[in-house]
RNA sequence: GCAUUUGUGGUGUAAACGGAAGCACGUGGGUCUUCUAAACCGAAAGUCUGAGUUCGAGUCUCGGCAAAUGCU
Repeated sequence: GCAUUUGUGGUGUAAACGGAAGCACGUGGGUCUUCUAAACCGAAAGUCUGAGUUCGAGUCUCGGCAAAUGCU
């Protein structure tokens, strides 16, 4: 330099054909408890980035960035 694959809350991981993002752990709050832990109940937090297609994009197209693998 070229090709392929991947990028989703703090972490891990879902979301055949495009229909509006879920689960687990964690964090913080509450209930309970003499206190802590456990248990239970709410909450916050996410699609790498910029364009395009579309009524509608995590998903499709193009550029960029990052990582992994292969070739040179």

A computed fold for a 72-nucleotide RNA from a Flavobacteriaceae bacterium, annotated as transfer RNA. Rfam family: tRNA. It is annotated as a transfer RNA.